[in-house]
Context: one part of a larger RNA
C1' cells in the first nucleotide's frame, strides 16, 4: 500500500446494505424457545358455547447453538456396495374376514412437607392379543438365463412363519401386504490437505486363517482354535497444535496466510457411561456415577442457555429480559386454526463498505484582526463582511405504500388478511437556515517562519533531533494530506 468480527485516542450531520463475545466447552436469577388432532376413544365440569384430565395417533432425529474434542475414510474428491436400511411422499397391484381380554382418566380407601405414588373397583379406542385368507420372507429340492470370485435374476414344488381400521359434513382422509421412483441415510476403498527425527523402532486381537456370534449390512466387530504375521526413514510410533471444505486476504502470477459473516460435512450438549422407544437418537427424553447450585417436615427430592433475550465473572473488546407469525418455511390437523426466540422485522454500536451533504455564484476600500517584517511591506485572502440565489437536508403541514395473492369457504359475483407503519415515498411552506474534524510540515514523505527552552523538558517507525539563533521538542501564524472521519496498536500478505 492492500486487508481485519477489531481495541484505543480525538472528533461526530444523515441515509442504504451488512456484521456484531476472537477471551472463561466459566456459572447461570427469569420469562420465552415443540407441540398438535373432539374427522380415533373414554370422561370430567358446564343449561350450552367451550375448557380440561387421560388413553391413542403424528411430530419432537427438522429447525437453532458451539467448535471442546478429534491427524481421523472427520473432510473434499472421485468411486463401489453382487455386503445395506429407509417413517412421511410418487406410481402400480392386491386386500381390508371373523372373535377376545384388559387398563388409563374416573369412583372409593390410603401413604408422602413435597416430588410422586400404593390397593380396590367400572369403562372404551385406530391401544393390545389369537383365529381365517393372500402375498411376502426363510429353508429344501429340480430346472433357465446372466455375471464380477463369493453369487445374481427367474420358473416349479414341499415344509415353516407373517397382515389389517376405522372416522365423517359421503367431498375424501386414514388402514394393511408386495413393487417401484424419489429424496435421506450406513459401510467400503484410490487419491489429497500441520509441526517435531533434539520422537526410531512400534504391535498379542497384534496380522491373517478356520468355525461360530452379532449387525439393517462387509468386516478381529466378538468368541474359540490355528498360524506367526502386520507396520515403519516414500517417517510408523509418540509428542504438540488443529474441527474439515467451498471460499476470504493479499500477490502480475506462482505462492504465502486464513477458515468471522452465507452454504456443505462433522462433532459435541454440566463431566463420564449406558440403555430404551422408534423408520431414524437423542441440547430443551430416561436411568447411573461424579462435580457444582437449590428446595426440605432431614426421611428425600429438583436442576442443566455452546437455543433467544438477558445476569455475574474473564477481557482491550462485542447489543434488547423488544414486535409479529403479515410473508418465507416446519410440526399437527379433513380444514379453519394452533405451535414456531426458525424466520420476518424494529432497537443498540462510524464496527465495516457506499451515497449525500455541512452551500452556490459574484465580491478589492486587497477592510478588521492575527502572523512576521529589512518597518517600505508581506501572508492569511474572493477568504470574510456586502449584494444575487437554491433548498439536498432539516423543522412543520398534508396524503401515503410496494411486499397479499394465494389457501380455506362459496352455485357464482364480491368480501378478508401488513409486525415492521403513519415507515418509505409523493406534495406544500419555512428559512443558509440543523452539520468538520483528525493526522503530519528534517530525511524516506506532500507540506516553513517566528517565540519558549537550553543534552533541560521532550521528540522518534528507521535514520537521528535537544548542550542560546533547534524548518526534528512545546506554542502561535502558515500550509500539506485525508474528511464524517482521522490517527496509534495488533495480525495477515
Nucleotide at each position: 500500500g492492500g486487508a481485519u468480527u477489531a481495541a484505543c485516542g480525538c472528533u461526530g450531520g444523515c441515509g442504504g446494505c451488512g456484521u456484531g463475545c476472537c477471551u472463561a466447552a466459566u456459572a447461570c436469577a427469569u420469562g420465552c424457545a415443540a407441540g398438535u388432532c373432539g374427522a380415533a376413544u373414554g370422561g370430567u365440569a358446564g343449561c350450552a358455547a367451550u375448557a380440561c384430565c387421560a388413553u391413542g395417533g403424528c411430530g419432537a432425529a427438522c429447525g437453532g447453538g458451539u467448535g471442546a474434542g478429534u491427524a481421523a475414510c472427520a473432510c473434499g474428491u472421485a468411486g463401489g456396495u453382487a455386503a445395506c436400511c429407509u417413517g412421511u411422499c410418487u406410481u402400480c397391484a392386491a386386500g381390508a374376514c371373523g372373535a377376545g381380554g384388559a387398563u388409563a382418566a374416573c369412583c372409593g380407601u390410603u401413604g408422602g412437607a413435597a416430588a410422586c405414588g400404593a390397593c380396590g373397583g367400572a369403562u372404551a379406542a385406530u391401544a393390545c392379543u389369537g383365529g381365517a385368507u393372500a402375498g411376502g420372507a426363510c429353508a429344501u429340492u429340480c430346472g433357465a438365463a446372466g455375471g464380477c470370485a463369493u453369487c445374481u435374476u427367474u420358473g416349479g414344488a414341499u415344509g415353516u412363519u407373517u397382515a389389517a381400521a376405522g372416522a365423517u359434513u359421503u367431498a375424501u382422509c386414514a388402514c394393511u401386504u408386495g413393487a417401484u421412483g424419489a429424496g435421506g441415510g450406513g459401510c467400503c476403498u484410490g487419491c489429497g490437505g500441520c509441526g517435531c527425527a533434539u520422537u526410531a523402532g512400534c504391535u498379542a486381537g497384534u496380522u491373517g486363517g478356520u468355525a461360530g456370534g452379532g449387525u439393517g449390512a462387509a468386516g478381529g466387530c466378538c468368541u474359540a482354535c490355528c498360524a506367526a504375521g502386520g507396520c515403519g526413514a516414500u517417517g510408523a510410533u509418540g509428542c504438540g497444535u488443529a474441527g474439515c471444505c467451498g471460499g476470504a486476504c493479499u500477490g502480475a502470477g506462482a505462492g504465502g496466510u486464513u477458515g468471522a459473516a452465507c452454504g456443505g460435512c462433522c462433532a459435541c450438549a454440566a463431566u463420564g457411561g449406558a440403555a430404551c422407544u422408534g423408520a431414524g437418537a437423542a441440547c430443551g427424553g430416561u436411568c447411573c456415577a461424579u462435580a457444582c447450585u437449590c428446595c426440605u417436615a432431614c426421611g428425600g427430592g429438583a436442576g442443566g442457555c455452546a437455543g433467544c433475550a438477558g445476569u455475574a465473572g474473564g477481557g482491550a473488546a462485542u447489543u434488547u429480559u423488544c414486535g409479529g407469525c403479515a410473508a418465507u418455511g416446519g410440526g399437527c390437523a379433513a380444514a379453519a386454526g394452533c405451535c414456531u426466540g426458525a424466520c420476518c422485522g424494529a432497537g443498540c454500536a462510524a464496527c465495516g463498505c457506499c451515497g449525500c451533504g455541512u452551500g452556490a455564484a459574484u465580491g478589492a476600500a486587497g477592510a478588521a484582526g492575527u502572523a512576521u517584517u529589512u518597518c517600505g511591506g508581506u501572508a492569511u485572502g474572493u477568504a470574510a463582511a456586502g449584494u444575487u440565489c437554491u433548498u439536498u437536508u432539516a423543522u412543520a403541514g398534508g396524503g401515503g405504500a410496494c411486499g397479499a395473492a394465494a389457501a380455506a369457504a362459496u352455485c357464482a359475483a364480491a368480501a378478508u388478511u401488513g409486525a415492521c407503519u403513519g415507515u418509505a415515498c409523493c406534495c406544500u411552506a419555512u428559512g443558509a437556515a440543523u452539520a468538520a474534524g483528525c493526522u503530519c510540515c528534517g530525511g524516506c514523505u506532500a507540506a516553513c517562519u517566528a517565540c519558549g527552552u537550553g543534552c533541560c523538558a521532550g521528540c522518534a517507525g528507521c535514520c537521528g533531533c535537544g548542550g542560546u539563533a533547534a524548518u526534528a521538542c512545546g506554542u502561535a501564524g502558515g500550509g500539506a494530506g485525508c474528511g464524517a472521519g482521522c490517527g496509534u496498536u495488533a495480525u495477515c500478505c

RNAcentral holds the full RNA, with entries from ENA and SILVA.
The part of an RNA shown here (small-subunit ribosomal RNA, 5' domain) has 493 nucleotides and comes from an uncultured bacterium.
It matches the Rfam family "Bacterial small subunit ribosomal RNA". Its family is annotated with structural constituent of ribosome and ribosome in the Gene Ontology.